Predicted 3D model of a 74-nucleotide RNA (transfer RNA) from a Candidatus Woesearchaeota archaeon. Its Rfam family is "tRNA". Rfam classes the family as a transfer RNA. Its family is annotated with triplet codon-amino acid adaptor activity in the Gene Ontology. The RNAcentral record of the sequence draws on ENA. The organism belongs to Candidatus Woesearchaeota, within Archaea. Model confidence (mean pLDDT): 82 of 100.
RNA sequence: GAGCCCAUGGCUUAGUCUGGUAUAGCAUCCGGCUCUUAACCGGAAGGUCAGGGGUUCAAAUCCCCUUGGGCUCA
Numbered sequence: 001g002a003g004c005c006c007a008u009g010g011c012u013u014a015g016u017c018u019g020g021u022a023u024a025g026c027a028u029c030c031g032g033c034u035c036u037u038a039a040c041c042g043g044a045a046g047g048u049c050a051g052g053g054g055u056u057c058a059a060a061u062c063c064c065c066u067u068g069g070g071c072u073c074a
Stems, first nucleotide, its partner, number of pairs: 001073007010026003020057001028044005050066005
């Protein structure tokens, strides 16, 4: 220098192909159950979907550029 893959709550992750309410588990908080704790059950809060721009009525998703990480080639 060239090609490919990855980036989504604190952590792990579904959704991307085929644009249409942003998912789940763990953790946290509240409540139930229990003599108490753990376990179990119910609920809540928590996301600029890596950043910027474009297309569209509508973008995590499509297009372009950039950043970070990984692999391969030279």